[in-house]
Context: one part of a larger RNA
Molecule: small-subunit ribosomal RNA, 5' domain
Organism: Nitrospirota bacterium
RNA sequence: GAACGAACGCUGGCGGCGCGCCUAAUACAUGCAAGUCGAGCGAGAAGACGUAGCAAUACACUUGUAAAGCGGCGAACGGGUGAGGAAUACAUGGGUAACCUACCCUCGAGUGGGGAAUAACCAGCCGAAAGGUUGGCUAAUACCGCGUACGCUUCCUGGACUUCGGAUUCAGGAGAGGAAAGCGACACUGAGGGUGCGGCGCUCUUUGAUGGGCUCAUGUCCUAUCAGCUUGUUGGUAGGGUAACGGCCUACCAAGGCUUCGACGGGUAGCUGGUCUGAGAGGACGAUCAGCCACACUGGCACUGCGACACGGGCCAGACUCCUACGGGAGGCAGCAGUAAGGAAUAUUGCGCAAUGGGCGAAAGCCUGACGCAGCGACGCCGCGUGGGGGAUGAAGGUCUUCGGAUUGUAAACCCCUUUCGGGAGGGAAGAUGGAACGGGUAACCAUUCGGACGGUACCUCCAGAAGCAGCCACGGCUAACUUCGUGCCAGCAGCCGCGGUAAUACGAAGGUGGCAAGCGUUGUUC
Numbered sequence: 001g002a003a004c005g006a007a008c009g010c011u012g013g014c015g016g017c018g019c020g021c022c023u024a025a026u027a028c029a030u031g032c033a034a035g036u037c038g039a040g041c042g043a044g045a046a047g048a049c050g051u052a053g054c055a056a057u058a059c060a061c062u063u064g065u066a067a068a069g070c071g072g073c074g075a076a077c078g079g080g081u082g083a084g085g086a087a088u089a090c091a092u093g094g095g096u097a098a099c100c101u102a103c104c105c106u107c108g109a110g111u112g113g114g115g116a117a118u119a120a121c122c123a124g125c126c127g128a129a130a131g132g133u134u135g136g137c138u139a140a141u142a143c144c145g146c147g148u149a150c151g152c153u154u155c156c157u158g159g160a161c162u163u164c165g166g167a168u169u170c171a172g173g174a175g176a177g178g179a180a181a182g183c184g185a186c187a188c189u190g191a192g193g194g195u196g197c198g199g200c201g202c203u204c205u206u207u208g209a210u211g212g213g214c215u216c217a218u219g220u221c222c223u224a225u226c227a228g229c230u231u232g233u234u235g236g237u238a239g240g241g242u243a244a245c246g247g248c249c250u251a252c253c254a255a256g257g258c259u260u261c262g263a264c265g266g267g268u269a270g271c272u273g274g275u276c277u278g279a280g281a282g283g284a285c286g287a288u289c290a291g292c293c294a295c296a297c298u299g300g301c302a303c304u305g306c307g308a309c310a311c312g313g314g315c316c317a318g319a320c321u322c323c324u325a326c327g328g329g330a331g332g333c334a335g336c337a338g339u340a341a342g343g344a345a346u347a348u349u350g351c352g353c354a355a356u357g358g359g360c361g362a363a364a365g366c367c368u369g370a371c372g373c374a375g376c377g378a379c380g381c382c383g384c385g386u387g388g389g390g391g392a393u394g395a396a397g398g399u400c401u402u403c404g405g406a407u408u409g410u411a412a413a414c415c416c417c418u419u420u421c422g423g424g425a426g427g428g429a430a431g432a433u434g435g436a437a438c439g440g441g442u443a444a445c446c447a448u449u450c451g452g453a454c455g456g457u458a459c460c461u462c463c464a465g466a467a468g469c470a471g472c473c474a475c476g477g478c479u480a481a482c483u484u485c486g487u488g489c490c491a492g493c494a495g496c497c498g499c500g501g502u503a504a505u506a507c508g509a510a511g512g513u514g515g516c517a518a519g520c521g522u523u524g525u526u527c
Stems, first nucleotide, its partner, number of pairs: 001527004006523005013384006019377002021342001026340003030337003035073003040070002047062001050059003080295003089220008099212002104208001108204004112146001114144002121136006154174007161166001182200002186196004221267003228258003233255008270292004274285004297318005320331004348374001350373003356370001357368004387417004397408004421468001423463005431454001435450003439446002471516005476497003482511005492499002
C1' cells in the first nucleotide's frame, strides 16, 4: 500500500447492487418448510339455509362435498451444516469384455381367462393417554395361480471374431419368467349393455438420453522429540453375497504385503472451480455463487424402493427434555422465521406462488420458508447531494501581534440564478410473446374478457423554496500540515525514534492548517 463475512470509537442525507452466527455440530417454546391423484377403488358426514310440521322430526340443496381409508407416483429432489475424514474424499485423465438406471425418447409384440382376501365401515373389549385387540361385511390399476410369447435369462451344440481372457457375435435346440380383463372422452346402437375410434395407462423386449456404482494413474498440510507396521494381514482354491469386480465374507492352503521415494503413529483440515495479494514467481485463504463429498441429538441396524442404510421414515441402545391415572408414552430447527446461551459480533416469529423451477394430476388445479420480493444493518462496492455565479468597507467576531498590523477571508452579509436529493400533488408501468374462461375454426389459430406478491413501487409531470443535509483524523522526524495559553518527568502521549523536570510546533485546550469524506480513525488477520 492492498484486502476483509469483520468488530470498536466518534459521526451519519439519499439511491442501486451485493453481503450478513467466522463463537456452542450448544439447547430449543410457537408457526410453517411434501404432498398430490375421484379420469385406480369402496364407502361417506356434520352444520347452516329453505320447505312441511306446535314440536320431535322428515325432505330438498350445499354434496357424492369435507375429513378419513385402500391403491399409484413423489417423499433419495429441492433446502441446511462442515462435526468427521489425510484418503472408501477431492481435482484431472482413463477403464468397465465386471455393472445398474423410475419418469422421458425409440423399435417390435401383447393386453386372454379365473381366484382368495383386506382396510375403510359395523359390533364388542382393553388402556389415563399413545394406541391395541376380537368378530363380521366389501372394492380396486392392491394381491395370487392358470394360459399364451419373443428379440429376454440360463444350459447344450456348431461357426465367426479374438487382446487367447471371452458374460463378444451368428445359427439351432431344451426348460423358467409377463399383462391393468383398467380408466375416462367421442360416435353408433338393440341404450343398467354392446361395437368402433382415437387418448391415458399396463406387460415383455430393443435403442438412446440422463443419473449413478466400481476401478486405475498422477497430484493434494505439519511432524522422525513417531522407525519399523500388518494376521483377513498378502496371495491362491472353493463357496456365499452383490446390479457388479474384489478378503467384501466364510472354509482350507501358502507366508506373504508395506516401509527413509517416510510405512506405522501423532497433530491439523471438508476438497475444487476460485478469492486476496504480488510486476511475476510465489504466499495466504476456501464467506457468498457453482461442482463433488460427508453428516442430520450420539452409536448401531436393516426394511421399502429404480434409487436410502433415508434431516422433517422405521427398529434397538444411550444422553437430555416433556406428559402421566406411575402401569406407560412422546420428541429431535446443522429447513425458514424466532428464543435462550456463548460471544467483540451477525437480521423479520413479514408478503406471494404473479414470475422461474420442482412434485402430483388428462386438465382445471393443489402443494412448494425452493424461489420471487419486501423489512433490519454505512457491513462492503458504486453513484448522487449538502448549492452555482457575482461580491472588499477586505464588515463584525475570534486568534496572533513587534500594537503598525496580519490572519480567518470571497469566506459571510448582499445581488442574481438553479432545484438534483428530500417534501407535497397528479399520472403510472415492464416483468404476462406465458395461462385461463367463453365464442368461432378440422387444425394451426383468431376475437373478447380475466389475471402482479413486489406496488400506487420504479418512472414521468407539476408546486414551493437555498430552503432540510458534514464529519472524522492528523499537524517533532519518518509524513502533507504551526502558533498561543495551561501543565511542569506531574497529568499524559507513543507505530519506531522518542516527548514532558517553567519559554513543550510531541501532553491538554483554542485559533489556524493538512488529509480523507457519509464517512473517518483504531484494533485484528493475510499478502